Source information
The RNA shown here (SAM riboswitch aptamer (S box leader)) has 115 nucleotides. It was read from a public genome assembly, where an Rfam model found it. The prediction has a mean pLDDT of 79.

């Protein structure tokens, strides 16, 4: 590195280091020198294995895992509304971006397990 199965609309700080991208990717639209993203220290959540326990639910003791926005949103395909009046996302408004809605895929992410 592959495979198969399971979730993926909740929930989760602080501080010290670095220094400029950075949220997978294309398109949005977000975060970010008020220092992100990464990294360590402690903390915290609690998906999945494993342990207990008064057991269709608790515990947080192990292993991984995780702590911005729905796996941010859309990309592919069905359907049902619509053709920019309406509705959705940002905004205080002007405005700007984008069709709404529902399902099912592809991709990712994560854990378990197998070659």
């Nucleotide at each position: 590195c592959c495979c198969u199965u399971a979730u993926c609309a909740c929930g989760a700080g602080u501080g010290a280091c670095c220094g400029a991208g950075g949220g997978a990717u294309g398109g949005g639209c977000c975060c970010g020198a008020u220092g992100a993203c990464g990294u360590c220290a402690c903390g915290g959540c609690a998906a999945c294995c494993g342990g207990c326990c008064u057991c269709a639910g608790g515990c947080a003791u192990g292993g991984u895992g995780c702590c911005a926005a729905u796996u941010c949103c859309c990309g592919c395909a069905g359907c049902g509304c619509g053709c920019a009046c309406a509705c959705c996302c940002g905004g205080a408004a002007a405005c700007g971006g984008a069709g709404c809605g529902c399902u099912g895929g592809c991709a990712g992410a994560u854990a378990a397990g197998g070659a």